Predicted 3D model of a 1412-nucleotide RNA (small-subunit ribosomal RNA) from an uncultured prokaryote.

[in-house]
RNA sequence: GAGUUUGAUCCUGGCUCAGAACGAACGCUGGCGGCGUGCCUAACACAUGCAAGUCGAGCGAGAAAGUCCGCAAGGAUGAGUAAAGCGGCGCACGGGUGCGUAACACGUGGGUAAUCUUCCUUGGAGCCCGGAAUAACUCCCCGAAAGGGGUGCUAAUGCCGGAUAAGCCCACAGGAGCCUCGGCUCCUGCGGGAAAAGGUGGCCUCUGCACGCAAGCUAUCACUCCUAGAUGAGUCCGCGGCCCAUCAGCUAGUUGGCGGGGUAAAAGCCCACCAAGGCGACGAUGGUUAGCUGGUCUGAGAGGACGAUCAGCCACACUGGAACUGAGACACGGUCCAGACUCCUACGGGAGGCAGCAGUGGGGAAUUUUGCGCAAUGGGCGAAAGCCUGACGCAGCAACGCCGCGUGUGUGAUGAAGGCCUUCGGGUUGUAAAGCACUGCCCAGAGGGACGAAAAGAAGAACUGGGGGUAACGCCUCAGCGUGACGGUACCUCUGCAGAAAGCACUGGCUAACUCCGUGCCAGCAGCCGCGGUAAUACGGAGAGUGCAAGCGUUGUUCGGAAUUAUUGGGCGUAAAGGGCGUCUAGGUGGCCAGGCAAGUCAGAUGUGAAAUCCCGGGGCUCAACCCCGGAAGUGCAUUCGAAACCACAAGGCUGGAGUAUCGGAGAGGGUGGCGGAAUUCUGGGUGUAGAGGUGAAAUUCGUAGAUAUCCAGAGGAACACCGGUGGCGAAGGCGGCCACCUGGACGAUUACUGACGCUGAGACGCGAAAGUGUGGGGAGCAAACAGGAUUAGAUACCCUGGUAGUCCACACCGUAAACGAUGAGCGCUAGGUGUCGCGGGUAUUGACCCCUGCGGUGCCGUAGCUAACGCAUUAAGCGCUCCGCCUGGGGAGUACGGCCGCAAGGCUAAAACUCAAAGGAAUUGACGGGGGCCCGCACAAGCGGUGGAGCAUGUGGUUUAAUUCGACGCAACGCGCAGAACCUUACCUGGGCUAGAAAAGGCAGGAAUCUGGGUGAAAACUCGGAGUGUCCUUCGGGAAAUCUGUCGUUAGGUGCUGCAUGGCUGUCGUCAGCUCGUGUCGUGAGAUGUUGGGUUAAGUCCCGCAACGAGCGCAACCCCUACCGUUAGUUGCCAUCAUUCAGUUGGGCACUCUAACGGGACUGCCGGCGUCAAGCCGGAGGAAGGUGGGGACGACGUCAAGUCCUCAUGGCCUUUAUGUCCAGGGCUACUCACGUGCUACAAUGGUCGGUACAGAGGGUCGCCAAGUCGCGAGACGGAGCUAAUCCCAGAAAACCGGUCUCAGUUCGGAUUGGAGUCUGCAACUCGACUCCAUGAAGUCGGAAUCGCUAGUAAUCGCAGAUCAGCACGCCGCGGUGAAUACGUUCCCGGGCCUUGUACACACCGCCCUUC
Repeated sequence: GAGUUUGAUCCUGGCUCAGAACGAACGCUGGCGGCGUGCCUAACACAUGCAAGUCGAGCGAGAAAGUCCGCAAGGAUGAGUAAAGCGGCGCACGGGUGCGUAACACGUGGGUAAUCUUCCUUGGAGCCCGGAAUAACUCCCCGAAAGGGGUGCUAAUGCCGGAUAAGCCCACAGGAGCCUCGGCUCCUGCGGGAAAAGGUGGCCUCUGCACGCAAGCUAUCACUCCUAGAUGAGUCCGCGGCCCAUCAGCUAGUUGGCGGGGUAAAAGCCCACCAAGGCGACGAUGGUUAGCUGGUCUGAGAGGACGAUCAGCCACACUGGAACUGAGACACGGUCCAGACUCCUACGGGAGGCAGCAGUGGGGAAUUUUGCGCAAUGGGCGAAAGCCUGACGCAGCAACGCCGCGUGUGUGAUGAAGGCCUUCGGGUUGUAAAGCACUGCCCAGAGGGACGAAAAGAAGAACUGGGGGUAACGCCUCAGCGUGACGGUACCUCUGCAGAAAGCACUGGCUAACUCCGUGCCAGCAGCCGCGGUAAUACGGAGAGUGCAAGCGUUGUUCGGAAUUAUUGGGCGUAAAGGGCGUCUAGGUGGCCAGGCAAGUCAGAUGUGAAAUCCCGGGGCUCAACCCCGGAAGUGCAUUCGAAACCACAAGGCUGGAGUAUCGGAGAGGGUGGCGGAAUUCUGGGUGUAGAGGUGAAAUUCGUAGAUAUCCAGAGGAACACCGGUGGCGAAGGCGGCCACCUGGACGAUUACUGACGCUGAGACGCGAAAGUGUGGGGAGCAAACAGGAUUAGAUACCCUGGUAGUCCACACCGUAAACGAUGAGCGCUAGGUGUCGCGGGUAUUGACCCCUGCGGUGCCGUAGCUAACGCAUUAAGCGCUCCGCCUGGGGAGUACGGCCGCAAGGCUAAAACUCAAAGGAAUUGACGGGGGCCCGCACAAGCGGUGGAGCAUGUGGUUUAAUUCGACGCAACGCGCAGAACCUUACCUGGGCUAGAAAAGGCAGGAAUCUGGGUGAAAACUCGGAGUGUCCUUCGGGAAAUCUGUCGUUAGGUGCUGCAUGGCUGUCGUCAGCUCGUGUCGUGAGAUGUUGGGUUAAGUCCCGCAACGAGCGCAACCCCUACCGUUAGUUGCCAUCAUUCAGUUGGGCACUCUAACGGGACUGCCGGCGUCAAGCCGGAGGAAGGUGGGGACGACGUCAAGUCCUCAUGGCCUUUAUGUCCAGGGCUACUCACGUGCUACAAUGGUCGGUACAGAGGGUCGCCAAGUCGCGAGACGGAGCUAAUCCCAGAAAACCGGUCUCAGUUCGGAUUGGAGUCUGCAACUCGACUCCAUGAAGUCGGAAUCGCUAGUAAUCGCAGAUCAGCACGCCGCGGUGAAUACGUUCCCGGGCCUUGUACACACCGCCCUUC
């Protein structure tokens, strides 16, 4: 920095990721080299080999093999060698490991006046004279072995005695200097004490033998004493570095002293005695963990984590203990004891210690060769040669890490093939390949590397020679000679070959990289969020791409990001977080002035801060990694010289902080005692009678044994109405009648006094509502528990009747609360306004007010500022300081365990496992509420008529069936798709057929097309004939168009699936009044404002106001029909006037009606009232019509994954002799049942018979069909007229007039059934409509419930049309007749606006808790 809590937002907050690192491991893969690194686990056990020896120039003794000589014996050599012993030095180093250790172990800085130091160096002194042993060896003995014992001999640089003592040590005496006052150092004197070892080489001046050697001398190596140094070590001290306080007290050698012992050395280190101390919240003691450091990793840093390799220190060496030797050890490859384990054994007894290098087993995710060499470096011994050295130098194994190199380079478009994708055009892989040219790191071979050339390093002896030096040698120097494990390696040269060398992870976001196929909440993925339920860039594969690359990923771990423990650098009103409150201790912190001091602080200097590492500069390996040199740094510690502002300290002063005294008033502040009245209850008495009480309604309950009510009297307990108030007091809890006493605090005012005495406050102590506990009282009312009555599905509740603890008092516990202002205490500073309480001042007044003002309290509003926002705002949540408490994701859990407290209940302190990807705060927009306000709608109400009951029609469910094709399902499916299923339709079923197909484009072949007959068959279809030769062009061969048949193959077809992949169309909320945008403004932001408010409207309609101003989609209007009028026009329409007729039939006319085109008219325009001067509302006038006149068309942003893949279109999937297509028959018409929608009724407002009127809108040539005739009728015959204001359908019906029926299952009702017919049609069996005759069912107005309608509406009456051969109770239109009612908005349903709450946002059909 990012992802992740939300619909969105801001904040808080956790989780997760991107980075770097690793002694790593695992998976896949793997060309080379350099430099590093490699048991993190079992300090588990170890076979085998090696890892510490050396010195013959300390000493005594002393082989063998082999070789040579020799006949042999034997000798020589090997060799004074090996092996062993005495002795010296080393073995305390080097190497390993990290068990232990929380410690002076480590780091750092000091002390040692409290010490030691082999070997080495400096200086000084010395090295004299003697003695006694002992191993080896010999002999004997024991033992299985390991080993041991005895006897005898012998040497030394082994051991011992003596001498000497410059110096040393000890004691005493005197003196001087220094000092931490303890002492130390030096000088002088006296007394005492302690030394030694020789070896080798050389030489002969002196002595001896006398050749030369010995003594001796000399050189050197060793030896002794002292001194100084260097090095190393011991010891002591200051400071520093882990966790747990759920470890709070620990301690008898403990703390100190005196004396002694002990050590190299101080010391209870040890001992005796004496005293009673010592340590601890600045964390003793206890427990867990751990080697410490330089450094390493990370980080901007501060920090955090770590302590492999390298380096310093420590500790350890099978476990535990102990000492010996030694300069040094309590000793890794030494000793002793004990233990465990392993091995040997003759069972008596012995041996061993890989945490050295290799190696083995084991453990484990996991860590190498039983290699080479002492050539180098270093170490031990030695005079040296040299020997030893698993230290070390090298090699081997391992991509374990870092670094470097390579796997080719150039050219090469037909953009090859193949793969993948595709919209089929193409794109991509991709200059990639091939091809052509070139190069040679690596690889292979050869040569050089000891032929030559080049580079580099080191060491030292011997020998030889030269030089220097010495008396000479040793010595110094130069040259020569000689030395390599690695290794025939690095490196160089030549030749050959592109030849042998690329993988891994990822591709939803974070995070660079996308498509196809498969799969279908399966298989699987996943670091977090999350993917997968048929179109998955997230699973698996492929292609392509991205990243890194001899590696890439995964896992683990650390730091980072994480300001997520916050010193740098966080917080605590509501997110986690202020202790319930007070008093006080330690501690922290603290006013003004002057001088002092110098611990802190600041500055200079000195020492130290090892090397390596990091950083800078330079250099060496071809570069780099790596290595070398130099520098810087090392923020620290110590010492020292200064400064004196601040802080501390000591001392002095001051008054402003704080306090005291005096005066004054306010107050439910606390405690004790007393007093008072109202009310409830109870008791006694009186009056009085049937109820009372209680509730939503009741009941339990009380009452005729006299209640309730009422009056009087009494008893008893508790609480104190009114005043009373965001009034007062108190630290908080809390405090309320009146009086008295005792008592705390605050405040105001005046002066005086003290002189920083202050603030905070871990622990500690005290106070602490209610409930609860103990003991004893008290007990009126109220009232957990409990009982009963109700309520309820239940009701262990809410309501009612009772009622015990308790509530009250005294004493003692408890110690908690939403103990809240959810806001710790104190001080200072930072605009105001307005209330209120207490005290004071000023002005004024007779006085009380009012007004101005000071201090202290308590509220509200508000500026700056702060805040995530809400909000806070001189009573801060602002700006600062001081101190305390507390927080660090949610759950688990304020729980468990432990401890402390409590009589108990319980309280205080306080985890972890496990689990989640969040849990939260504030605010926003919605939605919702049995929240509120306002308003609307046939929403209710008021009415009228229905449905639900009957019969039938029709649709649906269900059932049935071979099939009863499919879809539609609350409103918003159900007379819906279907404006019309006998075949067709038709998608379903059964059966019979076809397979380029029933229909479409093309190629080829043939036939023009077309008409028509026969056979088989249920048909489809198959088959056999007949007639017929057209049009155009022509080079006269033929070709072309259209059409038919056959064939080819690119393909068709699908009412198959997915309406949750879609377009389009539609329904619905809803003709509801809403939905938005631009700019501006406000807000961190989501968002708000506008659109809210006051009015008004059918309306976001309009007006006014307003940080908004405008605009868009909606509303309205514009469009159509209708109502009035006018103009134009007058046939097919009309007829007032004239003539005429049966008849507007005809002449005539166009006034009227009507027709159909254009106009007018209505706009709150006018008047009055109301209203804000508005919008508008009410009333009125005029008018055919009045406040959108009536009706229609018209449906905002969106919602319902609403409906439709079976109208159409369309992605994907499926099917292809079938899920396609043709045909016949059947089915969609089934039928116990249930529901929806209708029709007809149940009758008299009616039925029936007769008569008589009046429409509108439509349709008609494949048609409507007149007159006339026939039939009871459906209808038939007939044919006039009409392509329609002309003719026809066409009789409108209800109504009206008259007759009849008289309340009955009827002259109501017409179902059902029988018979006879008509019509349509190829065909009415399944399965049409209608007619006539006969039949005459249910039904007498419909339970719960429910629907429509506010006017030309409901109701009622008929007519027409679409579909259609035929079929209408449905649908869509038309007109006729023509009502009732609306007080009103409480309620039901739906909706709009504002507001409020919300833990909802899939939005209450939500969310969510408990139980099973």
About this RNA
The RNAcentral record of the sequence draws on ENA. It matches the Rfam family "Bacterial small subunit ribosomal RNA". Its family is annotated with ribosome and structural constituent of ribosome in the Gene Ontology.